Record summary
The part of an RNA shown here (small-subunit ribosomal RNA, 5' domain) has 503 nucleotides and comes from Rhodosorus marinus. The full RNA is in RNAcentral, with records from ENA. The coordinates come from a structure-prediction model, not an experiment, and the mean pLDDT is 88. Rfam family: Bacterial small subunit ribosomal RNA. Gene Ontology terms of the family: structural constituent of ribosome and ribosome.

Context: one part of a larger RNA
RNA sequence: GAUUGAACGCUGGCGGCAGGCUUAACACAUGCAAGUCGAGCGGUAACAGGGGGUGCUUGCACCCUGCUGACGAGCGGCGGACGGGUGAGUAAUGCAUAGGAAACUGCCCAGUAGUGGGGGAUAGCCCGGGGAAACCCGGAUUAAUACCGCGUACGCCCUUCGGGGGAAAGCAGGGGAUCUUCGGACCUUGCGCUAUUGGAUGUGCCUAUGUCGGAUUAGCUAGUUGGUGGGGUAAAGGCCUACCAAGGCGACGAUCCUUAGCUGGUCUGAGAGGAUGAUCAGCCACACUGGGACUGAGACACGGCCCAGACUCCUACGGGAGGCAGCAGUGGGGAAUAUUGGACAAUGGGCGAAAGCCUGAUCCAGCAAUGCCGCGUGAGUGAUGAAGGCCUUAGGGUUGUAAAGCUCUUUUACCCGGGAUGAUAAUGACAGUACCGGGAGAAUAAGCUCCGGCUAACUCCGUGCCAGCAGCCGCGGUAAUACGGAGGGUGCAAGCGUUAAUC
Numbered sequence: 001g002a003u004u005g006a007a008c009g010c011u012g013g014c015g016g017c018a019g020g021c022u023u024a025a026c027a028c029a030u031g032c033a034a035g036u037c038g039a040g041c042g043g044u045a046a047c048a049g050g051g052g053g054u055g056c057u058u059g060c061a062c063c064c065u066g067c068u069g070a071c072g073a074g075c076g077g078c079g080g081a082c083g084g085g086u087g088a089g090u091a092a093u094g095c096a097u098a099g100g101a102a103a104c105u106g107c108c109c110a111g112u113a114g115u116g117g118g119g120g121a122u123a124g125c126c127c128g129g130g131g132a133a134a135c136c137c138g139g140a141u142u143a144a145u146a147c148c149g150c151g152u153a154c155g156c157c158c159u160u161c162g163g164g165g166g167a168a169a170g171c172a173g174g175g176g177a178u179c180u181u182c183g184g185a186c187c188u189u190g191c192g193c194u195a196u197u198g199g200a201u202g203u204g205c206c207u208a209u210g211u212c213g214g215a216u217u218a219g220c221u222a223g224u225u226g227g228u229g230g231g232g233u234a235a236a237g238g239c240c241u242a243c244c245a246a247g248g249c250g251a252c253g254a255u256c257c258u259u260a261g262c263u264g265g266u267c268u269g270a271g272a273g274g275a276u277g278a279u280c281a282g283c284c285a286c287a288c289u290g291g292g293a294c295u296g297a298g299a300c301a302c303g304g305c306c307c308a309g310a311c312u313c314c315u316a317c318g319g320g321a322g323g324c325a326g327c328a329g330u331g332g333g334g335a336a337u338a339u340u341g342g343a344c345a346a347u348g349g350g351c352g353a354a355a356g357c358c359u360g361a362u363c364c365a366g367c368a369a370u371g372c373c374g375c376g377u378g379a380g381u382g383a384u385g386a387a388g389g390c391c392u393u394a395g396g397g398u399u400g401u402a403a404a405g406c407u408c409u410u411u412u413a414c415c416c417g418g419g420a421u422g423a424u425a426a427u428g429a430c431a432g433u434a435c436c437g438g439g440a441g442a443a444u445a446a447g448c449u450c451c452g453g454c455u456a457a458c459u460c461c462g463u464g465c466c467a468g469c470a471g472c473c474g475c476g477g478u479a480a481u482a483c484g485g486a487g488g489g490u491g492c493a494a495g496c497g498u499u500a501a502u503c
Base pairs, nucleotide, nucleotide: 001503002502003501004500006499007498008497009496010495013375014374015373016372017371018370020367021333026331027330028329030328031327032326035078036077037076040075041074043071044070047069048068049067050065051064052063053062054061055060056059085286086285087284094211095210096209097208098207099206100205103203104202108199109198110197111196112195113194114193115192116150118148119147126139127138128137129136130135156165157164158163170191171190172189173188174187175186178185179184213257214256219249220248221247224246225245226244227243228242229241230240231239261283262282263281264280265276266275267274268273288309289308290307291306292305311322312321313320314319339365341364342363343362347361348359349358350357351356378408379407380406381405388399389398390397391396414439415438416437417436418435422430447492448491450489451488452473453472454471458487459486460485461484462483468475469474
C1' cells in the first nucleotide's frame, strides 16, 4: 500500500447493488418448512345444492336420500432419497485431473410384442371390550390400478443343449349398428399396465497422479498378502468363509500423533509465489449420541422405523412423547451478526388428464454505514477586508469572500397528480414501488484523524521526568511545534480513526 463475513470509539443525509452467528455440531417455547391424486377403491364425517317426508308460524326447523359439486378419516399410487441446513468427523472408503470394466437406473425418449380368464383376503364402516393417555384387542361384513394362482411368451432368464421357468390393471371421454339382466357388453380415442431392446440422465465400483505439519513417532500388519473351493452383491474384489502358501507395506517416510471438509475460486503480488476456502457453483460427510435394518428404481433415510444412551416434557405411576446443523424466533456463549414479515405474481419442484393444491425452495419487503458504487449538504457576487476569536514587535497580522447583504438554482428531502416493465389471453406479493409532471423554499443534510522526524500540516496558554504521549526513533526535570486546552492548518470524507488478520 492493498484486502476483510470484521469488531470497537466518535460521527451520520439519500439511493443502487451485494453480503450479514467466523464463537456452543450448546439447549430449545411457539408457528410454519411435503404433500398430492375422487379420472385407482369402498364410501360420506363436515360444507353447498337437488329430491322426498314431518311440524307448521308459507319460509323456517328437523329427518331421510351419495343424486350432484365436493370431501374428513381409511385402503391404494406417486412423491417424502429432490429442494433447504451445517462442516462435527474425514489426511483418504474424501476431493481434483485423466483413464477403465464387472454393473444398476423410477419418471423421460425411441423400437418390438402383449394387456386372457379366475380366486381368497383386509383397512374403513358396524358391534363389543381394555387403557388416564398414546393407543390396542376381538367379532361380523366390504372394494380396488392392493394381494395370489391359472392360461399364454416375439424377445427375456436358467440349462447337462434334451429341456425348464416366468407377466399384466384398469380408468376416463365419445359413439352408428347389434346384443342386453337396461347396469352394460361392443367399437373408438386418451391416460395407464406387462415383458424386452436401445438411448438419455443419475448412481455404484476400480486404477494412476496430486493433495498440511511432526522422526522428541522407525518399524507396521494374521483376513494380514496371495491362491483354490464355496457363499454374497446390481456389479469386480478377503467383501465373507474353509483349506493351502508366507507373504504385504516402509527413510521415495509405512505406522502413530496433531491439525483440517476438498475443488472451481478469493485476497495479495510485476511475476514466481504466499495466504485462504464467507457468499455463488461442483463433490463429500453429517442430522441429539452410538448401532441396525425395513420399504423402495434410489436411503441404511434431517422434519421415517427399531434398539441402547444422555437430556427435556406428560402421567391416574401401569406407561407414554420429543429431537430447529430447515425459515423466523428464545436462552446461553461471544468483541460480534437481522423480522416469530408478504406472496406463490415470476423462476423452479412434487402430485394431478386438467382445473388446481402444496412449496420459509424462490421472489420480495423489514433491520444494521457491514462493504462497493453513485449523489447531495448549494451557485454567483460581495472589502467598511464588519463584529467576535487567536496572535502581536501593539504598527498590525490571521480567521477571510469566509459571514452578513444582493442575485439565482432546486439534485436530495417534503407536498400534489400521473404511473410502468417484470405477464405473448387472464393472473403482480413487490407497490401506488421505479419512473414522469407540477409546487413551495437555501430550504432537510459534516464529520473524523493528524500537525517533532519518517509524513502533508505551527503558534499561544497550562503542566513541570508530574500528569501524560508513543508504530519506530523517542518526547516531558519552568519558555515542550512531541503531554492537555485554544486559535490556525493538513489529510480523508458519510465517513474517519483504532484493534485484529493476510499478502